[in-house]
Context: one part of a larger RNA
RNA sequence: CUGGGCGUAAAGGGUGUGCAGGUGGGGCAGCAAGUCAGAGGUGAAAGCCCGCGGCUUAACCGCGGACGUGCCUUUGAAACUGCUGCUCUUGAGUCCCGGAGAGGUUGCCGGAAUUCGUGGUGUAGCGGUGAAAUGCGUAGAUAUCACGAGGAACACCAGAGGCGAAAGCGGGCAACUGGACGGGUACUGACACUGAGGCACGAAAGCGUGGGGAGCAAACAGGAUUAGAUACCCUGGUAGUCCGCGCCGUAAACGAUGAAUGCUCGCCGUUGCCUCGUUAGGGGGCAGUGGCUAAGCUAACGCGUUAAGCAUUCCGCCUGGGGAGUACGAUCGCAAGGUUGAAACUC
Numbered sequence: 001c002u003g004g005g006c007g008u009a010a011a012g013g014g015u016g017u018g019c020a021g022g023u024g025g026g027g028c029a030g031c032a033a034g035u036c037a038g039a040g041g042u043g044a045a046a047g048c049c050c051g052c053g054g055c056u057u058a059a060c061c062g063c064g065g066a067c068g069u070g071c072c073u074u075u076g077a078a079a080c081u082g083c084u085g086c087u088c089u090u091g092a093g094u095c096c097c098g099g100a101g102a103g104g105u106u107g108c109c110g111g112a113a114u115u116c117g118u119g120g121u122g123u124a125g126c127g128g129u130g131a132a133a134u135g136c137g138u139a140g141a142u143a144u145c146a147c148g149a150g151g152a153a154c155a156c157c158a159g160a161g162g163c164g165a166a167a168g169c170g171g172g173c174a175a176c177u178g179g180a181c182g183g184g185u186a187c188u189g190a191c192a193c194u195g196a197g198g199c200a201c202g203a204a205a206g207c208g209u210g211g212g213g214a215g216c217a218a219a220c221a222g223g224a225u226u227a228g229a230u231a232c233c234c235u236g237g238u239a240g241u242c243c244g245c246g247c248c249g250u251a252a253a254c255g256a257u258g259a260a261u262g263c264u265c266g267c268c269g270u271u272g273c274c275u276c277g278u279u280a281g282g283g284g285g286c287a288g289u290g291g292c293u294a295a296g297c298u299a300a301c302g303c304g305u306u307a308a309g310c311a312u313u314c315c316g317c318c319u320g321g322g323g324a325g326u327a328c329g330a331u332c333g334c335a336a337g338g339u340u341g342a343a344a345c346u347c
């Protein structure tokens, strides 16, 4: 390479968008590039294979045949692929009506709590732990009341609930804005699927600059514990956590399960919408989200109409462990580092 694979053994790209490329619904007509059939030419000889023959045999040699999977020319076929034209509506999209939602961005507002400040009451403790100590407190703490300041996060509602492509999104209100879903079936008429590169988004931590800083808290300091204790526990505490702008581009970025389409028993919840209605714990439909299972699949565990079942299309990825996600090179980055990614050697 081929083959076989990718939930947990190695293996699904973090997610989307989309150029090229690959693939692509029903009908009719045409063309004949692919495809199929016939004929012709060519496919050197030697060799291989078959038959016959010559050296006493064989090796060896001679003659004939077959083969030469291919290419070219020509004559046809038109089912399939392709191409061209016409056409269809179920795929896809548009339009109208409707409700659901922590979807996004910006602004404004609210209450509880922590901390701090000022004032009042009040007096000897508070705090902390397994026990303590460091620490705070007669310069009046802790506790309690009133007022004020400021930052961050939004108890209950809250749900295996909802929304989003993923990351993620949760106090209230408003403005702007994206998507999905249900119903209607008016319109377009295959306009579709996937998608190497590219582009965009992308938790936390980290970086640059300017703000902000209540609580928490790497580093750090002290107190304990201990044989030691660069820890676990305690008292403090700076970056950071928050905001604006700009970088970084990673993760157990997980459903460890790529996207799309079709097909394959059921039962029980739940969210949104529609519908029938005999009004009930009712029947039916669509879209989501959970549990248990038939067939089937799986090494097993388990999966099971939200497939890991049965199939098709396209992309990504794997090919023993260590060395190593390292070195070198390239590229991106302010840096930290990211992406791409070996070999020797060794088992």
Base pairs, nucleotide, nucleotide: 003319004318005317006316007301008300012315014201015200016199017198021194022193023192025088026087027086028085029084030083031082033081034080035077036076037075038074039073040072041071042070049065050064051063052062053061054060091191092188093187094186095184096183097182098181103177104176105175106174107173108172109171110154115149116148117147118146119145120144121143125136126135162169163168206247207246208245209244210243211242215241216240220236221235222234223233258314259313260312261311262310263309266292267291268290269289270288271287272286273285274284275283276282296303297302320347321346322345329340330339331338332337
Molecule: small-subunit ribosomal RNA, central domain
Organism: uncultured Bacteroidota bacterium